[in-house]
Context: one part of a larger RNA
RNA sequence: CUGGGCGUAAAGCGCGCGUAGGCGGACUGAUCAGUUGGGGGUGAAAGCCCAAGGCUCAAGCUUGGAACUGCCCUCAAUACUAUCAGUCUUGAGUCCGGGAGAGGUGAGUGGAAUUCCUAGUGUAGAGUGAAAUCGUAGAUAUAGAGAACACCAGUGCGAAGGCGGCUCACUGGCCCGGUACUGACGCUGAGGUGCGAAAGCGUGGGGAGCAAACAGGAUUAGAUACCCUGGUAGUCCACGCCGUAAACGAUGAAUGCUAGCCGUCGGUCGGCAUGCCGUUCGGUGGCGCAGCUAACGCAUUAAGCAUUCCGCCUGGGGAGUACGGUCGCAAGAUUAAAACUC
Numbered sequence: 001c002u003g004g005g006c007g008u009a010a011a012g013c014g015c016g017c018g019u020a021g022g023c024g025g026a027c028u029g030a031u032c033a034g035u036u037g038g039g040g041g042u043g044a045a046a047g048c049c050c051a052a053g054g055c056u057c058a059a060g061c062u063u064g065g066a067a068c069u070g071c072c073c074u075c076a077a078u079a080c081u082a083u084c085a086g087u088c089u090u091g092a093g094u095c096c097g098g099g100a101g102a103g104g105u106g107a108g109u110g111g112a113a114u115u116c117c118u119a120g121u122g123u124a125g126a127g128u129g130a131a132a133u134c135g136u137a138g139a140u141a142u143a144g145a146g147a148a149c150a151c152c153a154g155u156g157c158g159a160a161g162g163c164g165g166c167u168c169a170c171u172g173g174c175c176c177g178g179u180a181c182u183g184a185c186g187c188u189g190a191g192g193u194g195c196g197a198a199a200g201c202g203u204g205g206g207g208a209g210c211a212a213a214c215a216g217g218a219u220u221a222g223a224u225a226c227c228c229u230g231g232u233a234g235u236c237c238a239c240g241c242c243g244u245a246a247a248c249g250a251u252g253a254a255u256g257c258u259a260g261c262c263g264u265c266g267g268u269c270g271g272c273a274u275g276c277c278g279u280u281c282g283g284u285g286g287c288g289c290a291g292c293u294a295a296c297g298c299a300u301u302a303a304g305c306a307u308u309c310c311g312c313c314u315g316g317g318g319a320g321u322a323c324g325g326u327c328g329c330a331a332g333a334u335u336a337a338a339a340c341u342c
Base pairs, nucleotide, nucleotide: 004313005312006311007296008295012310014195015194016193017192021188022187023186025088026087027086028085029084030083031082033081034080035077036076037075038074039073040072041071042070049065050064051063052062053061091185092182093181094180095178096177097176098175099174103171104170105169106168107167108166109165110149115145116144118141120140121139125134156163157162200241201240202239203238204237205236209235210234214230215229216228217227252309253308254307255306256305257304260287261286262285263284264283265282266281267280269278270277271276272275291298292297315342316341317340324335325334326333327332
């Protein structure tokens, strides 16, 4: 250097954007750097290998050959790669016309429920397996506060995390149709950079319900729990940090190819006709052939057949730990061993 792998056995970075790098569509011409062929030079000797010789043999020694797979020069070839020049439209992008959507940010606003406060009527509750701690309520009416948005609800949207009352403003992406324009502008992406649930942290607000911690009551042999009555951080908002999750499809991104059948969502076109049938493109599900797989299973949304690029794995424990570095207010995160042991 080559050879094996990564759904569940060890192994896909949580997810984007993107630098260097790697790789890259069709046609023509030029160059000849890579590449290929011929020739030349060099590749010290010894050693290795082969053949022979001679010490009685062997080892060792001597002679010859081969080899030294390399490098340099030169002549030529031009398919491929490369470079340069020109052309193209199928990759990519732009334009025009439509479309769906809980995509994002900000502002405003709505009703039901819960709790608290107030008022009158007025009774005894609440809770559990059973109780007790608790308690002057529950029912009814008015006003206010905070948080979450029943039904719709099936799905849909987003790169991921995630996103759900309604309205408005600003704004990102996607899909379909037209085929007008640019003409390879592409793919991946070490470093880098941004986003990133929940919990947690800082400052200032807010605080209805719920509720770590905590207190009490039960249960129990005990009960630092499960059950009950309370209850503080927190949950909410603004700004800043943290950067982790079973961040999961436990399945990296991109492209091409490979039987079908049945749904569903968004468009297109056609027919009947005003919601049904067919068509085609994009998404999202169920089954299933070939193929793959240790099996389970996957199966045009591949875990099939191929190509390009990145990440990662190499027995269990020690250990995602120590030390050091970087980051962080801290909690800690990240990078990441060894001794020893089985």